[in-house]
RNA sequence: UUUACAUCUUGGGGGUGCUUUCUUUUGAAAGCUGAGAUUAAACCCUUGUAACUUGAUGCAGGUAAUGCUGACGCAAGGAAAGAUUGAAGCUCUGUU
Numbered sequence: 001u002u003u004a005c006a007u008c009u010u011g012g013g014g015g016u017g018c019u020u021u022c023u024u025u026u027g028a029a030a031g032c033u034g035a036g037a038u039u040a041a042a043c044c045c046u047u048g049u050a051a052c053u054u055g056a057u058g059c060a061g062g063u064a065a066u067g068c069u070g071a072c073g074c075a076a077g078g079a080a081a082g083a084u085u086g087a088a089g090c091u092c093u094g095u096u
Base pairs, nucleotide, nucleotide: 001088002087003086006084007083008082009081010080011046012045013044014043017032018031019030020029021028022027052077053076054075059070060069061068
């Protein structure tokens, strides 16, 4: 001087499905996946190769069913600063 990774503070951005049963209806309960399945005062993400959205009422596999899984995808979009720790380079000084 530039700042990898990580952590913290504040601010901000997101998603909340599927199936079964009960119920006159509203709705309630249970089960599956997941960090999170409607308020949790939670979880995740915050410049980004995956928080999330579009493509997608799509494609392949699988399931009781569903982004349940995979590809799509170094595709497009997508929300910020500071501090700490620490890393790299250059210069100076001292010692050998």
Record summary
TPP riboswitch aptamer (THI element) from Candidatus Chlorobium antarcticum, 96 nucleotides, folded computationally. Rfam family: TPP riboswitch aptamer (THI element). Rfam links the family to the GO term thiamine pyrophosphate binding. Of the family's consensus pairs, 91% are formed in the model. Its mean pLDDT, the model's own confidence on a scale to 100, is 77.